[in-house]
Notes:
Transfer RNA from a Myxococcota bacterium, 72 nucleotides, folded computationally. It was read from a public genome assembly.
RNA sequence: GUGGGUGUAGCUCAGUGGUAGAGCACUGGAUUGUGGCUCCGGGAGUCGCGGGUUCAAUUCCCGUCACUCACC
Numbered sequence: 001g002u003g004g005g006u007g008u009a010g011c012u013c014a015g016u017g018g019u020a021g022a023g024c025a026c027u028g029g030a031u032u033g034u035g036g037c038u039c040c041g042g043g044a045g046u047c048g049c050g051g052g053u054u055c056a057a058u059u060c061c062c063g064u065c066a067c068u069c070a071c072c
Stems, first nucleotide, its partner, number of pairs: 001071007010024004018055001026042005048064005
C1' cells in the first nucleotide's frame, strides 16, 4: 500500500430498522457468631467518532480513528 474482521456497562459478550440486554464485578438489604454460599433489590451506556437514508438507526450507506488478520 491492497483486502477483510472487531469497536455496545468496570470486564467478557448478546442484540437482522421500533423503549439497549445478560453473566461476572460494584453497591443496599435478608440469612450467618464473623466471612463465604444463597436469596431480594439498585446504580452504571453520547452503542469509537463525523455525516447520509428513514417517521424512526446499535442495526442500512459513506467517510474517518484505534486494534487486529491475510497479502504485498
It matches the Rfam family "tRNA". Gene Ontology term of the family: triplet codon-amino acid adaptor activity.